[in-house]
Parts: sequence; structure tokens; C1' cells
RNA sequence: UUAUCAAGAAAGGCAGAGGGAUUAGACCCAUUGAAGCCUUAGCAACCCUUUAACUUUUAAAGAAGGUGCUAAAUUCUACCUUAGCUAUAUGAUAUAGUUAGGAUAGAUAA
Repeated sequence: UUAUCAAGAAAGGCAGAGGGAUUAGACCCAUUGAAGCCUUAGCAACCCUUUAACUUUUAAAGAAGGUGCUAAAUUCUACCUUAGCUAUAUGAUAUAGUUAGGAUAGAUAA
């Protein structure tokens, strides 16, 4: 810089109190054993392999290898609005809530 992030996939051993990225709030997981480390297994298909079109690339199949991942949407909210709905006040409109979309931040890959 680009792409993706509502799908998918767990057991054992060591260890022993925290963990869910960070700040705040909420919610949740955890002594029926958290983080971390190790082993085995699995998921996925980013890199990759094969085939066919056709070479800017696209489609299908695969999983040997390099990563990644294996509670909850990246657990949810925070910032913005060209939008919808609800409530309150109103002359225009504003505020609050909520839905949707987007941004920021983050994670992973190349």
C1' cells in the first nucleotide's frame, strides 16, 4: 500500500489468576482451571499446487509447504450522516433513542 474481518474449526500436558488489543462504559469467559508455554488434532484458503479459459485476469478442484485461526460480529458502544423509524418540545427546527451506512482504531495476509 492492497485485500479480508456476522462463516468455519478442540483435546491433552505444564502452570496457577486472571482474560476478552488499547482508554471509558456495558456485557461476558474463568479454580468444573484464565493468561502463557508445549504436544496432537482440526478450520480456512492469504501465499501456494493443478486444470481450463485466457492472461489486466477469471473459474473449478486440492491441501504437500509458509503464515493465520480454533467463546460471543473485531463481544457491543464511543466519531460522522445524503437516509428510515420512535419520543419530547417547536414558528422554522432541535434534542434524545434506535436501525442502516461510513470513518477512525485494531487483527491477519501478501